[in-house]
Molecule: Purine riboswitch aptamer
RNA sequence: GAAUACGACUAAAGUUAUAUCUAUAUAUCGUCGAAAUAAGGUCGACAGUUUCUACCCUGAACCAGAAAUUCAGGACUAUAGGUAAUUGAGGUCAUAAA
Numbered sequence: 001g002a003a004u005a006c007g008a009c010u011a012a013a014g015u016u017a018u019a020u021c022u023a024u025a026u027a028u029c030g031u032c033g034a035a036a037u038a039a040g041g042u043c044g045a046c047a048g049u050u051u052c053u054a055c056c057c058u059g060a061a062c063c064a065g066a067a068a069u070u071c072a073g074g075a076c077u078a079u080a081g082g083u084a085a086u087u088g089a090g091g092u093c094a095u096a097a098a
Base pairs, nucleotide, nucleotide: 004096005095007093008092009091010090013087014086015085018084019083020082021081022080023079024078025077026054030046031045032044033043034042040063041062048055056074057073058072059071060070061069
């Protein structure tokens, strides 16, 4: 000096069991038909996404007998990216024996 064993640090590049964040999709929305009526405000279908799924819940307001709801808060799912996590070529250092 090279190779070997073991350990520490570092790390190219991956992976998605899992967690989390961001973006896009969709507005948890729209249309049609039917229904209820302050102890009510619902049900069904369709549509919407280069998109599978979902399309509801809670609270407040409002409507005084009528046909219409409004506001606030809260997601899930699909795809992409980041972080964590995990695997880890290689590198550096230390030790051991030969």